[in-house]
RNA sequence: GGACGAAAAGGCAAACCCAUCGCGAGGUGGGGACGCAAAGCCAGGGGUCUUUCCGUCACGGGAAGACAGCCCGGCUGCCGAAG
Numbered sequence: 001g002g003a004c005g006a007a008a009a010g011g012c013a014a015a016c017c018c019a020u021c022g023c024g025a026g027g028u029g030g031g032g033a034c035g036c037a038a039a040g041c042c043a044g045g046g047g048u049c050u051u052u053c054c055g056u057c058a059c060g061g062g063a064a065g066a067c068a069g070c071c072c073g074g075c076u077g078c079c080g081a082a083g
Stems, first nucleotide, its partner, number of pairs: 004080002011036002016031006034069001040075003044072003047067009
């Protein structure tokens, strides 16, 4: 120093519940912890989902969105045992 992950400190917070915003996927706040070393940030690629439009037997395509705790990619970053 690292693409590694013992310990300690500190951090985040799934499901579910409440409130609120949104047509919706979902967002935000509170409670709550399944988990997380990037579960910090970014919708660039793939994927999934929502709304809507077009064509359709099946289904396919367009537009606008959601998800970063699905994968890849980009940016930033705490600690330091063993190997």

Predicted 3D model of an 83-nucleotide RNA (c-di-GMP-I-GGC riboswitch aptamer) from an Actinomycetes bacterium.
Its mean pLDDT, the model's own confidence on a scale to 100, is 86.